Annotation:
A computed fold for a 101-nucleotide RNA from a soil metagenome, annotated as SAM riboswitch aptamer (S box leader). The coordinates come from a structure-prediction model, not an experiment, and the mean pLDDT is 81. Rfam family: SAM riboswitch aptamer (S box leader). Gene Ontology term of the family: regulation of gene expression. The sequence is in RNAcentral, with records from MGnify.
[in-house]
RNA sequence: CUCAUCAAGAGCGCGUGAGGGUAACGGCCCGUUGAACGCGCAGCAACCCCCGGAGCGCUGGGAAGGUGCUAAGUCCGUCAGGCAGUGUCCUGAGAGAUGAG
Numbered sequence: 001c002u003c004a005u006c007a008a009g010a011g012c013g014c015g016u017g018a019g020g021g022u023a024a025c026g027g028c029c030c031g032u033u034g035a036a037c038g039c040g041c042a043g044c045a046a047c048c049c050c051c052g053g054a055g056c057g058c059u060g061g062g063a064a065g066g067u068g069c070u071a072a073g074u075c076c077g078u079c080a081g082g083c084a085g086u087g088u089c090c091u092g093a094g095a096g097a098u099g100a101g
Base pairs, nucleotide, nucleotide: 001101002100003099004098005097006096011041012040013039014038015037019030020029021028024078025077026076027075042070043069044068047066048065049062050061051060052059053058074095079092080091081090082089083087
């Protein structure tokens, strides 16, 4: 940089000790009943991967391996547009995350 996905799912222990949820801003929330981080074990999912079916693009199954993930929609908003409905609204963009190349 390109493509795909992002409303579901899945946590305990030990160490440590004050922050964390997107860099910013505004909210809202999580946290000394232990944040972030590290390690161990467990789990979730199924992108890569493996076995079939069908034939490009789809689909059924699997989970050993490579990643990822295990509060809240990617926690919500920020920009643009839409409207019988003016909203806890809808659509899209942007930004971000993960994977594959």